[in-house]
Context: one part of a larger RNA
RNA sequence: GCCUGCGAGUGUAUGUAUGUUGCAUUGGCUAAAUCCGUAAUGGGAUGGAGCCGUAGGGAAACCGAGUGUGAAUAGCGCGUUAGUAGCAUACAUACGACCCGAAGCCAGGUGAGCUUGCCAUGAGCAGGGUGAAGUUAGUCGAAAGACUAAUGGAGGCCCGAACCCGUAGAUCGUACAACGUCUUGGGAUGACUUGUGGUAAGGAGUGAAAAGCUAAUCGAACCUGGUAAUAGCUGGUUCUCUCCGAAACAACUUUUGGGUUGGCGUCGUGUGAUCCCUCUGGGGGUAGAGCACUGGAAGGGAUGAACAGGGAGAAAUCUCGUCAUUCCUAUCAACCUCCGAAUACCAGAGAUUAACAGCACGGCAGUUAGACCAUGGGGGCGAAGCUCCAUCGGUCGAGAAGGGAAGAGCCUAGAUCGCCAGUUAAGGUCCCUAAAUUGACGCUGAGUACAACUUAAGGAAGUGAGGAUUCUUAGACAAUGAGGAUGUUGGCUUAGAAGCAGCCACCAUUUAAAGAAAGCGUAACAGCUCACUCAUCGAGAGUCCUUGCGCCGAAGAUGAUCGGGGUUAAGCGUCAUACCGAAACUGCGGACUUGUACAUGUCUUCGGACAAACAAGUGGUAGGAGAGCGUUCUAAUCUGCAAUGAAGCUAAAGGGGUGACCCAUAGUGGAGCGUUUAGAAGUGAGAAUGCAGGC
Numbered sequence: 001g002c003c004u005g006c007g008a009g010u011g012u013a014u015g016u017a018u019g020u021u022g023c024a025u026u027g028g029c030u031a032a033a034u035c036c037g038u039a040a041u042g043g044g045a046u047g048g049a050g051c052c053g054u055a056g057g058g059a060a061a062c063c064g065a066g067u068g069u070g071a072a073u074a075g076c077g078c079g080u081u082a083g084u085a086g087c088a089u090a091c092a093u094a095c096g097a098c099c100c101g102a103a104g105c106c107a108g109g110u111g112a113g114c115u116u117g118c119c120a121u122g123a124g125c126a127g128g129g130u131g132a133a134g135u136u137a138g139u140c141g142a143a144a145g146a147c148u149a150a151u152g153g154a155g156g157c158c159c160g161a162a163c164c165c166g167u168a169g170a171u172c173g174u175a176c177a178a179c180g181u182c183u184u185g186g187g188a189u190g191a192c193u194u195g196u197g198g199u200a201a202g203g204a205g206u207g208a209a210a211a212g213c214u215a216a217u218c219g220a221a222c223c224u225g226g227u228a229a230u231a232g233c234u235g236g237u238u239c240u241c242u243c244c245g246a247a248a249c250a251a252c253u254u255u256u257g258g259g260u261u262g263g264c265g266u267c268g269u270g271u272g273a274u275c276c277c278u279c280u281g282g283g284g285g286u287a288g289a290g291c292a293c294u295g296g297a298a299g300g301g302a303u304g305a306a307c308a309g310g311g312a313g314a315a316a317u318c319u320c321g322u323c324a325u326u327c328c329u330a331u332c333a334a335c336c337u338c339c340g341a342a343u344a345c346c347a348g349a350g351a352u353u354a355a356c357a358g359c360a361c362g363g364c365a366g367u368u369a370g371a372c373c374a375u376g377g378g379g380g381c382g383a384a385g386c387u388c389c390a391u392c393g394g395u396c397g398a399g400a401a402g403g404g405a406a407g408a409g410c411c412u413a414g415a416u417c418g419c420c421a422g423u424u425a426a427g428g429u430c431c432c433u434a435a436a437u438u439g440a441c442g443c444u445g446a447g448u449a450c451a452a453c454u455u456a457a458g459g460a461a462g463u464g465a466g467g468a469u470u471c472u473u474a475g476a477c478a479a480u481g482a483g484g485a486u487g488u489u490g491g492c493u494u495a496g497a498a499g500c501a502g503c504c505a506c507c508a509u510u511u512a513a514a515g516a517a518a519g520c521g522u523a524a525c526a527g528c529u530c531a532c533u534c535a536u537c538g539a540g541a542g543u544c545c546u547u548g549c550g551c552c553g554a555a556g557a558u559g560a561u562c563g564g565g566g567u568u569a570a571g572c573g574u575c576a577u578a579c580c581g582a583a584a585c586u587g588c589g590g591a592c593u594u595g596u597a598c599a600u601g602u603c604u605u606c607g608g609a610c611a612a613a614c615a616a617g618u619g620g621u622a623g624g625a626g627a628g629c630g631u632u633c634u635a636a637u638c639u640g641c642a643a644u645g646a647a648g649c650u651a652a653a654g655g656g657g658u659g660a661c662c663c664a665u666a667g668u669g670g671a672g673c674g675u676u677u678a679g680a681a682g683u684g685a686g687a688a689u690g691c692a693g694g695c
Stems, first nucleotide, its partner, number of pairs: 001695006011095013027052003033046004056063002066078004098236002101233001105226006116200009125190001127159003130155001134151007163187003168183004202218001204214003239628006249262005263367002265364007274357001277350006288339001289337002294333003298329008309320004370396004374391006401412003416590004421586003427580003430565003436577001438576006449567002458552002462549010479536005485509003490504003515530001518529003591618006600611004629684001631681006638674001640673002648668004654663003
């Protein structure tokens, strides 16, 4: 891992509701116990103690169909007669309470054959080195003593085996081993190592102290018990079909991943159009708008000020500026309003449909982590697949199908079942790939682009459209040829200043035209252009504004790309006509649910049941409601089946049922089993890192 088996809402008591049965105008029921009876359980009788009900109100006294409050005869609150017992189902409460799961807490015991400390008694430590005290001899000394030589053999001394330890590295790491092995290393006469026996223990021991060790277990051992501890937490929770179908909100909460109540679901009973819709009538101060108030902010004018200051002037004064008021122009506001919608909300009236509408009461819930999209807002950066509200907005959640390359939340559209029928939606129609290589008019030349999500400031004789304006056959713009002179090197300045460092002036002459010079240049001149003019040429040329489509700007981390191929349209814009395209709609056939009228048919225990007709409906998680299938056992039943073969097992392709499932057939098997009606449950397996077995 697979297969087979086992594996989770049960029992008792009490309460509430629903259903059903008995009894109820002398209300219903017995409990313990006793007696009868049985092989025993069951059963029968006695037993009215007690319980519920028959009257409530009040704290009570008390009063009573009323009573309490109150001064009240008012008002208001609570009341003003049908139940009770059994059974079944659902839920609640108490218990293990749907099942499995802690870490833990307490009690009583068992452990020191591992290890820690201690006690008693034994044992072990190759070899080598160093050479303390003391002693002896000698020398010196008055002595104390000192020195030299020998002797001596001390030491938590040195090196190093056994022995003890475990520093560093490697190896091993389904190991040789639940801590080993190899190399290297520390101690090795000592606070050494070790044998045997003994001793100290669980909030306790022991500890040269690491919360170490106390039998592979230690920040409180192990075993058994309390014990099915508790778990607002995780996981799991077993057959079918039908009807309806949520919530992720509010309030409170030692509360925020849990609860309680309300909201939203479902079922029952009642009400009977109350709902929704349309019309009419309302109040409002939002969007917008506005500046009449409150404030903000810009420009201009006027007036006033013993108004800081600057400038001009001899001064008067003028001018710039400052402050305040006021007028004009143009404005801004969530906490401004002279105004002011659409929606929404409230009330009244009216019509239609009968939809599992609305409302009330009761049973049973689930939900209280929501997500994105659109719109109006707050926070943030007018960031976020961000966060917080609102619209009882939409979708997902709980929703399949088609489109969006792919895809919870976008677009289309809500799947009862069948069909090798038709029509469409969104979206598409060159190929992948169903359908236009469709038609018309434009644009783009960048592979821009090929649905959106990928872009800025800025830059540019890209190109299309529209508009304004200037010059132009009296010849424009461009190009080519020629001229571009003279007074004069203007004056000043300067070393120089000659058009061209700088300052001032900027005239005149000759002219077709030519600046006291627009640029380059020289030390200064020179030199080259320009403005301006003529000639050649012969028809448009220049500037600005608005706008369409493009260009540059344009850099990212594994290999690129529009989904791909590819495309000059198969790109972009505006029109048009066809076609394709879904579980939508239609057609044909079937199933179920609810309603309608009982006018239809059959049966009838007269309650009704079945069939047929018409209409509406049948996605679905949590969840509510209904109807069934199957398993084991019990009682009856079929005077059932069975060695002429029960159960069980095997066999995709026989039949029936919407389905759970049922029946048949063949083989195997070898002794029990089924139908129907009721009843009772150890009643359904794919999941729980489930349990046991097999492989």
Molecule: large-subunit ribosomal RNA, domain II
Organism: Minisyncoccota bacterium